Model confidence (mean pLDDT): 85 of 100. A computed fold for a 1379-nucleotide RNA from an uncultured bacterium, annotated as small-subunit ribosomal RNA. Rfam family: Bacterial small subunit ribosomal RNA. The sequence is in RNAcentral, with records from ENA and SILVA.
RNA sequence: AGAGUUUGAUCCUGGCUCAGGAUGAACGCUGGCGGCGCGCUUAAGACAUGCAAGUCGAACGGAGAUACCCGGUAGAUUUAUCUUCUGGAAUAUCUUAGUGGCGGACGGGUGAGUAACACGUGAGCAACCUGCCUUCAAGAGGGGGAUAACAGAGAGAAAUUUCUGCUAAUACCGCAUAAGACCACAACACCGAGUGAUGAAGGGGUCAAAGGAGUAAUCCGCUUGAAGAUGGGCUCGCGGCUGAUUAGCUAGUUGGAGUGGUAACGGCACACCAAGGCGACGAUCAGUAGCCGAACUGAGAGGUUGAUCGGCCACAUUGGGACUGAGACACGGCCCAGACUCCUACGGGAGGCAGCAGUCGGGAAUAUUGCGCAAUGGGGGAAACCCUGACGCAGCGACGCCGCGUAAAGGAAGAAGGUCUUCGGAUUGUAAACUUUUGUCGACAGGGAAGAAAAAUGACAGUACCUGUGGAGGAAGCCCCGGCUAACUACGUGCCAGCAGCCGCGGUAAUACGUAGGGGGCGAGCGUUGUCCGGAUUUACUGGGUGUAAAGGGUGUGUAGGCGGGAUUGCAAGUCAGAUGUGAAAACUAUGGGCUCAACUCAUAGCCUGCAUUUGAAACUGUGAUUCUUGAGGGUCGGAGAGGUAACUGGAAUUCCUGGUGUAGCGGUGAAAUGCGUAGAUAUCAGGAGGAACACCGGUGGCGAAGGCGGGUUACUGGACGAUUACUGACGCUGAGACACGAAAGCGUGGGGAGCAAACAGGAUUAGAUACCCUGGUAGUCCACGCUGUAAACGACGAAUGCUAGGUGUGGGGGUGCAAAUUUCCGUGCCGCAGUUAACACAAUAAGCAUUCCACCUGGGGAGUACGGCCGCAAGGCUGAAACUCAAAGGAAUUGACGGGGGCCCGCACAAGCAGUGGAUUAUGUGGUUUAAUUCGACGCAACGCGAAGAACCUUACCAGGACUUGACAUCCAACUAACGAAGUAGAGAUACAUUAGGUGCCCUUCGGGGAAAGUUGAGACAGGUGGUGCAUGGUUGUCGUCAGCUCGUGUCGUGAGAUGUUGGGUUAAGUCCCGCAACGAGCGCAACCCCUAUUGUUAGUUGCUACGCAAGAGCACUCUAGCGAGACUGCCGUUGACAAAACGGAGGAAGGCGGGGACGACGUCAAAUCAUCAUGCCCCUUAUGUCCUGGGCUACACACGUAAUACAAUGGCCGUCAACAAUGGGAAGCAAAGCCGCGAGGUGGAGCAAAUCCCCAAAAACGGUCUCAGUUCGGAUUGCAGGCUGCAACUCGCCUGCAUGAAGCUGGAAUUGCUAGUAAUCGUGGAUCAGCAUGCCACGGUGAAUACGUUCCCGGGCCUUGCACUCACCGCCCGUCA
Repeated sequence: AGAGUUUGAUCCUGGCUCAGGAUGAACGCUGGCGGCGCGCUUAAGACAUGCAAGUCGAACGGAGAUACCCGGUAGAUUUAUCUUCUGGAAUAUCUUAGUGGCGGACGGGUGAGUAACACGUGAGCAACCUGCCUUCAAGAGGGGGAUAACAGAGAGAAAUUUCUGCUAAUACCGCAUAAGACCACAACACCGAGUGAUGAAGGGGUCAAAGGAGUAAUCCGCUUGAAGAUGGGCUCGCGGCUGAUUAGCUAGUUGGAGUGGUAACGGCACACCAAGGCGACGAUCAGUAGCCGAACUGAGAGGUUGAUCGGCCACAUUGGGACUGAGACACGGCCCAGACUCCUACGGGAGGCAGCAGUCGGGAAUAUUGCGCAAUGGGGGAAACCCUGACGCAGCGACGCCGCGUAAAGGAAGAAGGUCUUCGGAUUGUAAACUUUUGUCGACAGGGAAGAAAAAUGACAGUACCUGUGGAGGAAGCCCCGGCUAACUACGUGCCAGCAGCCGCGGUAAUACGUAGGGGGCGAGCGUUGUCCGGAUUUACUGGGUGUAAAGGGUGUGUAGGCGGGAUUGCAAGUCAGAUGUGAAAACUAUGGGCUCAACUCAUAGCCUGCAUUUGAAACUGUGAUUCUUGAGGGUCGGAGAGGUAACUGGAAUUCCUGGUGUAGCGGUGAAAUGCGUAGAUAUCAGGAGGAACACCGGUGGCGAAGGCGGGUUACUGGACGAUUACUGACGCUGAGACACGAAAGCGUGGGGAGCAAACAGGAUUAGAUACCCUGGUAGUCCACGCUGUAAACGACGAAUGCUAGGUGUGGGGGUGCAAAUUUCCGUGCCGCAGUUAACACAAUAAGCAUUCCACCUGGGGAGUACGGCCGCAAGGCUGAAACUCAAAGGAAUUGACGGGGGCCCGCACAAGCAGUGGAUUAUGUGGUUUAAUUCGACGCAACGCGAAGAACCUUACCAGGACUUGACAUCCAACUAACGAAGUAGAGAUACAUUAGGUGCCCUUCGGGGAAAGUUGAGACAGGUGGUGCAUGGUUGUCGUCAGCUCGUGUCGUGAGAUGUUGGGUUAAGUCCCGCAACGAGCGCAACCCCUAUUGUUAGUUGCUACGCAAGAGCACUCUAGCGAGACUGCCGUUGACAAAACGGAGGAAGGCGGGGACGACGUCAAAUCAUCAUGCCCCUUAUGUCCUGGGCUACACACGUAAUACAAUGGCCGUCAACAAUGGGAAGCAAAGCCGCGAGGUGGAGCAAAUCCCCAAAAACGGUCUCAGUUCGGAUUGCAGGCUGCAACUCGCCUGCAUGAAGCUGGAAUUGCUAGUAAUCGUGGAUCAGCAUGCCACGGUGAAUACGUUCCCGGGCCUUGCACUCACCGCCCGUCA
């Protein structure tokens, strides 16, 4: 010090969240020691038990005990003597119920109440008190009467109490004395800001006292007064909570003078008089709260807190009251009342832990019914001493802070084990083991304090500390590891279980869940939760904002308040400086000291930023006085204006009424209909009525504070502006409340009502249409008066003042000037610099630079809602929350995609044409259904005659059944054997059984054998899988699209995403080329290079060709074959164009503007297709999801779709004639000629040919005939019979032939496909696959058209631009209702 999170990305605004510190804490896991602290935050809930305030016999009278003395009595004993019991007097010592004194007002606890002079701070009392203590002054003479205790009697259960009698005092009461005090009077003196204070001659009145101890000295007490000290009481200034959805409060209330009361002032109380007092500078009311020194946090300013320690206050079961006393309205006193608890003989009594322990309860949660008065302190006492749960200590609790330990050094076979692994290794890890040491803490044993003052006295405590012994022995956990945030792998799980502070993770390869290994952090603790501050400049004083993100009041006038021009001078409130007092101690900071260190503690200094008093300064603010003119206002003159109010008035138009002309429609719409019209509309002419609004001028022109204001005239009236002046002299600015104005709609009363027009009605549109469109139409719109008080009331920009480049329009006024022009003031626009801004933009009319004042904002939703209040006739307005919920909501700009936005352009895209599909039958594929199985994949274009260039078995992956288990196939090991190979039986076959006929290979050899290859058997490693995942992948492919695009480097612009380049003007098939340009270049694409084809030259010619009659032979002109060349480049001419690129026309040419065709497919898109071509990660199966076999299935069939074939006929069918006429190809397990047989398929035959040689090979066309428009001499499906071919096999399930049969179908609805020339259409031919099987696919040639005006529309695409709340991108996003 920051970070995460809104977006595809960016900048900003803005909230949420995290990292830090703290804690009287609690909870989870864990837990060795010591020191110092801390420990009911909740129920001011209730409390058993014990203790927490007594003491004094030196105040007093008694009582008791003991000792001594005198007696008596009993016992023991040898007398003496001792012991027990008892009586008496004095003395001594001790104890103490009572009287009396002092203390129980301190100490200790708690924070309920209290928003208050309660607290803090600083003053004041001329308005006060103060026991004990200190100092000073003066005294204590002489009397009196009682009363507890006690005794006796009585009541009561008890607590307690009554009566009679006796007695003492430092208890109580008169009298005397009076230094003095007090009371009233008072000559005089003096002080104070004041109420007033002080001193004082004098005379008058009132008021004291107590003794005790001691041999004594003397000491302790007593009384009166003065002073001090200490402690209190009262008053005042200032300071510190929330709410205005609490705005008015107050009757002893405010004041007066009087009386009473108090220690004292005072409405403190009372009678009388006056009517005041407080309040937006927040009274009153409500809520909350003990206050402070300080504590936590923070850079600070601040914010939060008020545990422990210290100061003050308040309280003591709840409420009230006084008594005593120096002091109380009294925690462990009294009285009364209430609640509660206890005792009771039911009559009545007793009690108060918020003292220390402790109990119950409440709660997440907080300790021992401990020891001691040894120390410190307190009460009493002359003292000894007594009392002291204050206090000193100990116990419990990781609750906090601090310190220490749980070992140290060496130690690589880098052990074992664990984990991961690419199987090589890596890691745990010098870690362990092992070796050598040490001994803190703990344990045991010995010694043993200080704390204690001259002596005695130590709870703590046999503690701290010291010494010794033994031995690594007794001592480590917790959290985390996706990012923020340090730390990664494996397995399990599979949107499940779970995690999560925020973002988020988990749907089969999870570094985010759980476990393990490893790692990171802290460490006797570690995490979690709660709370506070910080980060948060996110309430902004320091230190924020308001055009569009939340936020300028709709506008003005103006009150309080805030702020305020120039000069001179006084004062000193603010301000600044010095001094003094105070700001308790502790805390904090610094420096030292003491516990081994530290925490802790002691000392000194600083600090305590404050308040008060006082002395000074006088710049600034303030204030008093004087003065000035520039701010502001005024006078005079002048022009401009839809400024306002009222009255009068004008023409055009709409509608209506009357009359005329006139006839069938009018009106309305995208198209219609409702409506009006033959009872005469619309149209047109004339006249009349009535209401409302004012064309042209008219203008980013004018006026007004805003709302707003538009025919003309008049009256009244407001404001601004210019010029000028010899006036006033700061009179100003802003403005909370307040008051006034305030569009439209709406409301009230009364008018008015032409047009328009919510509601409403009808007609259309539509799936519907409570809408948009049409026909009508009422409130209303208009006027007068009153109310409402809101608008995107917007420039989304509050008002005022000053300053800060310019340019160009326009309205009004002035100066100079003949004019043009120029200059100045006020207003109103545009462009633009600096500057500002998140950007857009603003830019002298600021959103710039400054000052003043007001208003408003603080995440989104809930919500401008609810409640309350105020206003309103109502509608409603103003003010204005919370619960809950989300992690965003939002602004500006960027890239794309999209638009039933725009511009430009292209394509068989449309249009113009030709032929089709969709209807029929068949073939084929698909869906669906069926099935034991109908194997699998492909699904808009871009799946569906697709994978499959050919399922009878095989193929085959599917189903049924039968079999095998190291396997049908590969590698390794061991043993054996040459390998190979029949005939037979059983079986559906795989296979099993039986049997061996035949057969004997290669290399080396020491001839024994060994090796290679092959086979059999056996064991296990492994094989195998067309099992899953194409959403884990490679490779391959489709598609947009042969569309013209897609990018990069450097530079420049922008805070940035990005832009520029690639846009613009032309042009092209083309990002093709030219020109321009903050761009300059480059790459992948385009084009070209490649192949075929069209022309030709040349070379070469056999199997080709033939101008040689045939053959042979010869030849190579031609056809043809296949090598190398030529040719076409807008090259030439003209026109257009910008002198370009290019386009158009022409010449020449076989071919002309890319000549025609092909191959060739940019960056990318579709998680497109394929795990079943192949390869491959992971998962799954392993006597089976592998392998083998037989049979079946993939060929099923109500139906739906796609693609084709054949047709529906005369441009045709059939028959005949013509040696009719091709090209590409194929051929050895092959193509097969001639000849012969068969109606034919075909059979037979086997010349020739591994091919320019031989073979396989045309049809349509043409010519002639027939049919004559019909379900036919069209059409050929289906079926029957008879045959042929292939093949182990033709039933499921092949193809072909002949004869017979002769279905649907007469040109096809909505819709839809292909094609622009050798193309469509039509005709046949060949090939791959293949034993056989072709209407499919891939090729080949023959015949051979029509049409294109054109780009409005449909579809697809390209470029530019615009809008956008979309960006998995319109198949988007999103709203409401229902579930």